[in-house]
RNA sequence: UUCUAUGAGAGUUUGAUCCUGGCUCAGGAUGAACGCUGGCGGCGUGUCUAAGGCAUGCAAGUCGAACGCGUGUAGCAAUACACGAGUGGCAAACGGGAGCGUAACACAUUGGUAACCUACCCCGAAGCUCGGCAUAACUCACCGAAAGGUGAGCUAAUACCGGAUGUGCUUAGUCGAUACUUUCGAUUAAGUAAAGAUUUAUCACUUCGGGAGGGGCCUAUGGUCUAUCAGCUUGUUGGUGAGGUAACGGCUCACCAAGGCGACGACGGAUACCGGGUGUGAGAGCAUGACCCGGCUCACUGGGACUGAGACACUGCCCAGACUCCUACGGGAGGCUGCAGUCAAGAAUCUUCCCCAAUGGCCGAAAGGCUGAGGGAGCGACGCCGCGUGUGGGAAGAAGCCCUUCGGGGUGUAAACCACUUUUCUCAGGGAAAAACUAAUGAUGGUACCUGAGGAAUAAGGGGCUGCUAACUUCGUGCCAGCAGCAGCGGUAAUACGAAGGCCCCAAGCGUUAUCCGGAAUCACUGGGCGUAAAGAGCUCAACGGUGGUAUGCUAAGUUCUCCGUCAAAUAUUCAGGCUUAACCUGAAUGCUGCGGGGAAAACUGGCACACUUGAGGGCAGGAGAGGCAGACGGAAUUGCCGGUGUAGUAGUAAAAUGCGUUAAUAUCGGCAAGAACACCAAAUGCGAAGGCAGUCUGCUAGAAUGACCCUGACACUACACGAGCGAAAGCGUGGGGAGCGAAUGGGAUUAGAUACCCCAGUAGUCCACGCCGUAAACGAUGGAUACUAUGCAUUGGAAGUGUCGACCCUUUCAGUGUAGGUUAAUAAGCUAACGCUUUAAGUAUCCCGCCUGGGGAGUACGGCCGCAAGGCUAAAACUCAAAGGAAUUGACGGGAACCCGCACAAGCGGUGGAGCAUGUGGUUUAAUUCGACGAUAACCGAGGAACCUCACCAGGGCUUGAAAUCCUAGCUGCAAAGCCGCAGAAACGUGGCCUUCUUCGAGAGUGCUAGGACAGGUGCUGCAUGGUUGUCGUCAGCUCGUGUCGUGAGAUUUCGGGUUAAGUCCUUUAACGAGCGCAACCCCUAUGAUAUGUUACAUUGUUCAUAUCAGACUGCCUCGGAUAACGAGGAGGAAGGCGGGGAUGACGUCAAAUCAGCAUGGUCCUCUGACGCCCUGGGCUACACACGUGCUACAAUGGGUAGGACAACGGGUCGCGAAACCGUAAGGUGAAGCUAAUCCCACCAAACCUACCCCCAGUUCGGAUUGAGGGCUGCAACUCGCCCUCAUGAAGCCGGAAUCGCUAGUAAUCGCGUAUCAGCUAUGGCGCGGUGAAUACGUUCUCGGGUUUUGUACACACCGCCCGUCACGCCAAGAGAGUCGGUAAUACCCGAAGUCCCCCGCCUACGUUUUUGACUCGAUCAAAGACCUGGGCGGGGGCCUAAGGUAGGACUGAUGAUAGGGGCGAAGUCGUAACAAGGCAUCGGUAGCGGAAGCUGUCGAUGGAUCACCUCCUUU
Repeated sequence: UUCUAUGAGAGUUUGAUCCUGGCUCAGGAUGAACGCUGGCGGCGUGUCUAAGGCAUGCAAGUCGAACGCGUGUAGCAAUACACGAGUGGCAAACGGGAGCGUAACACAUUGGUAACCUACCCCGAAGCUCGGCAUAACUCACCGAAAGGUGAGCUAAUACCGGAUGUGCUUAGUCGAUACUUUCGAUUAAGUAAAGAUUUAUCACUUCGGGAGGGGCCUAUGGUCUAUCAGCUUGUUGGUGAGGUAACGGCUCACCAAGGCGACGACGGAUACCGGGUGUGAGAGCAUGACCCGGCUCACUGGGACUGAGACACUGCCCAGACUCCUACGGGAGGCUGCAGUCAAGAAUCUUCCCCAAUGGCCGAAAGGCUGAGGGAGCGACGCCGCGUGUGGGAAGAAGCCCUUCGGGGUGUAAACCACUUUUCUCAGGGAAAAACUAAUGAUGGUACCUGAGGAAUAAGGGGCUGCUAACUUCGUGCCAGCAGCAGCGGUAAUACGAAGGCCCCAAGCGUUAUCCGGAAUCACUGGGCGUAAAGAGCUCAACGGUGGUAUGCUAAGUUCUCCGUCAAAUAUUCAGGCUUAACCUGAAUGCUGCGGGGAAAACUGGCACACUUGAGGGCAGGAGAGGCAGACGGAAUUGCCGGUGUAGUAGUAAAAUGCGUUAAUAUCGGCAAGAACACCAAAUGCGAAGGCAGUCUGCUAGAAUGACCCUGACACUACACGAGCGAAAGCGUGGGGAGCGAAUGGGAUUAGAUACCCCAGUAGUCCACGCCGUAAACGAUGGAUACUAUGCAUUGGAAGUGUCGACCCUUUCAGUGUAGGUUAAUAAGCUAACGCUUUAAGUAUCCCGCCUGGGGAGUACGGCCGCAAGGCUAAAACUCAAAGGAAUUGACGGGAACCCGCACAAGCGGUGGAGCAUGUGGUUUAAUUCGACGAUAACCGAGGAACCUCACCAGGGCUUGAAAUCCUAGCUGCAAAGCCGCAGAAACGUGGCCUUCUUCGAGAGUGCUAGGACAGGUGCUGCAUGGUUGUCGUCAGCUCGUGUCGUGAGAUUUCGGGUUAAGUCCUUUAACGAGCGCAACCCCUAUGAUAUGUUACAUUGUUCAUAUCAGACUGCCUCGGAUAACGAGGAGGAAGGCGGGGAUGACGUCAAAUCAGCAUGGUCCUCUGACGCCCUGGGCUACACACGUGCUACAAUGGGUAGGACAACGGGUCGCGAAACCGUAAGGUGAAGCUAAUCCCACCAAACCUACCCCCAGUUCGGAUUGAGGGCUGCAACUCGCCCUCAUGAAGCCGGAAUCGCUAGUAAUCGCGUAUCAGCUAUGGCGCGGUGAAUACGUUCUCGGGUUUUGUACACACCGCCCGUCACGCCAAGAGAGUCGGUAAUACCCGAAGUCCCCCGCCUACGUUUUUGACUCGAUCAAAGACCUGGGCGGGGGCCUAAGGUAGGACUGAUGAUAGGGGCGAAGUCGUAACAAGGCAUCGGUAGCGGAAGCUGUCGAUGGAUCACCUCCUUU
């Protein structure tokens, strides 16, 4: 430089939003396990647990070309061959297994070894001579149960020993060279080798040098947790000397010195083989160390050495221990963590297989032998990969099943059926490569593969379907059964449980569980944070450490470039190749980001040197200040005491009481005393590191700022653990002091209680001195330093200018300090989740430190340190939840605030609540008293009319395709049924009689009956499945939409503000501009007039009347106010004046409000010849101790009674209203005219009213309940249970407690009249009509309801909210606990096996020296015996070290434990009400006391306090 590769999110806190933050999911992986299922093949892989115990077999032997012997065969024999035990050589230290131990030079990487070794193999040099002594096997004897052993005797060697030679080598010395350690060369002296075998070629053997490969040792670097392990160490650290080793070394020993390690984590504890690699990840990382490869360690547990080139030795030896086995009880044997296999453990892991054919290993000259290494097969879907379970056609689409709006749709070309194919399967035939090395030689294996035949034949499941997350319906169930990874689902319409159908995803597998990485930027190096979410230490000083100003030179540690070496192979990536493909295997290249070495560069960092002055510090001068310490002094107030004056109260509170006071208080005057605190000044002020600091003066003392210069020359910044100091209040100790205040305590109140709030007292304390404590909301909830990035204002100090006699003032400027709370002065940029911060940063950057990582448990337990104590500092876990939290938004709420409205209060009038009755409800009763409605918004409500009916309830009697609907099948036949009459019956009904269709004459139509089937029917359930309708807030003025703008967003703006209105009504202002539903108007009635018409209305002119159409009212006119606007106040005119009065009309929505019984309707249930259906009779809904609501009538004189007299309107009437007349006291009867209605009737229409008379304040001439008697009417029927009339009777009641309702004008009050329903009526009710006809409203403090704005909130099911603690019960985990039982590692002492080493003794043996004796050739030599020395061997004894064992006291750790304490969770338990609103006493922090509990109180502190007022400041005037 180019190319390639390279990062996904979601659910869950809320009514909604943004953020913080945890939890959970989607992906990949595994030596896996479990569930369901299971056709084939290839390649891999398979005790992760008990390094627990092991039966059985095998896993290391070989060589006769080292040696003797024995047996067998052949041979006459020599001998040959085979086999056996033995001597000897080599191997057995490899290969195979496991991961106990080990935090270490164990491992990895990098160097070193001049401090080392190396059998077999290769190369090179030299040699291979002469002798000797034994011994196993074997024979004999003996001991022992066995294992095995002892003694005597014979024998061989490549066994063992001696001499010679010495290329060499070793040791000691001399000389020379050299990197002066040592190595090399030369030289001298001493010492030191050997083995033969077989047949001609070799193999062995000895010494030395070199190589290859293998090892030993040393070094640097790297990789776990824990500081609740902080100090460790005596061979320890070093030296000298010696020993020892292949070799350096305290490796060991003697002596000497007193060192060595550690905050860069020693020592201790826990855990763990290490690496290549593996999994995951975009990467950085994180996790891991199965299989394969390398290294280490281990071999029943512990100790030890021997042999050997190599071991302190997996299938060798000795000892100790545990365990197992044999035994003649004396004694012996054993070690699967080799391959198979077995038991045990466990969720869990294979055949007691074949072969040495191949690849390797050992031995051998070779042939060959051995080889559970290895090659193969078997078992297990344990993993990866590949194949198959058919292919094509086949209906507008079979059956079955499922759904359905009943029309149909789905499963679905799917099946059947037709045609085809044969991978796989079965059978038959053929049949490898792997064999190198001429031949021979294949376990796998008659396998792979090929050919043929047969036949769709032999072969599909698992999970899921609410969201995340692909895929939906029906039935069952009914907070049950169950599901669930998280959110969550299930309480009668469950796409979430179970089943079915359908669908989705994978597929010989699919799911679940466990674990790891990822997602998680959720430990943040890449790549996070700390004002309020978790998080800045209360503050300062300060060593190590980290970081560091300007200039020059040198250096080259960091840094950059380049080259070399190394980083094993496998794995990884890419490209090729081989198995039919793939997995798998093979080859090549790359990579493995590391380490070491050489060279180059010199900017930056570092180092060295030398300078500089701006950082820092020092000197000088004059100023500011509640800075600190000490001493002295001062006045006001309070309390006490003394004295005087004076008399009955005082004090206290919302109100009281306790208290004080006639022994004279309080009040007042004077005097004295005491202690504490310092009014005004005073402020947003000043000073200090923080805590904190305030009367005045004096002394001592610290720091900061400014000015002009001088000096030093980076001396600076930060500050962990450990350290030092300061540190409010409370508290503690000792001694003082004590006025006021005041925890605790006592008393009085309040209260359901009141361990409180309020009051009266009052002790510690508050004060001083000295000493502790060491914590606070120790806060700006904001660590320190440096630099940079618009300002305004105030203030401190200084300078200059103008000016002045001099100052003040004014202007400009420098440096610093402080402030910007409130707000329409401005508020930039930037940051922030937002709030907000903004030169005093929370902005932009650098450096250093501290701290955080979900909530609770818990700032707790245990441990440690500190403290007299209280307690402080440090600081977890189990368990539990899916949240906890921050900021802001919309509502709702507040015993928060502001404004406004309403018969809301107030002002009035009349009622209710008391009585009797009517009526409705509850309750009770009952066979039934049918059902619904329950604060406002149920209760004269559904019902505008229950004697039967209604009717749904009860008792009884009946019917069963049904009382009514549609249809089918079969039969009977009849032409009926109905109706009428008779009988029984309570009736329904049953039964008998009378009567009785059309027709083309076919039992055809219609109709009926019977039987059966579909179905009907239900006032049964669900108003919480619904429609429709209705109530209520409320006739309140609100509720929204579009576009735009603002805000990350929920949202805001518009709709707010100033005015105004009955009104979101209108005007105006304005980032809003418009619009919709509401308001108003349009509609109806009514008040005035005009016109037209005039049936029946009117003494009939004409209009009081009726009908219809118009007119009229609009703040239109005037005055005033107001922004000139909207609008308001007044006036004129007018029938009416500011909406004229009334009605209809009810926004978005709230109350799961009411109604399934008015109607309709989804679903469901029950039933259908034994009814929740239908019919009928009778009863009930009318009961009656009682409670409540709504009314009527009253309690009387504004009245009652009698008599007379006057004036309405709305309405209704043919199954009706019913006149006149007559009868009856009356209800009513007779009667019938008129009227389908402006005509006739109800209806003379009234009653209050007026006039006259009586009553005279009483339970009455009030009141009329109740009861008796007699009548009338309706109706099938009046007993339960109707109304009316007459006569008689004559109850309660004398104006109503607490409380409560209606009404603002033709209204209240009062008086009658009409009407719907209806046969009649329990109507005093409902709906209307008119008659008479008031009083009062100052006003908005309060009550209730509503609207708007604002504020606080932990509420959102929205205050009937939320929520705290004790107590009681159940469950769970952890800590304490008299103790008890174990484990681990050490320490001290005792004992001490085997064994190395050392010492002593004895024996044997070889060389040498020597003595004696003998032989002899008398010198020498030889033989025997003895002595000495050196070396070797054996035995015995002793010593050092030491495993196991024993004793002792501690340390650490685990289990368990009566009991007591706290914690967490749990269903609607108990007591209170602490917190959230001013939460009803603002809350919270520290501390102390007290109290059932939340908590209360004292003291200091914070605002993370509402409200009101004041102060200050800013802008403008």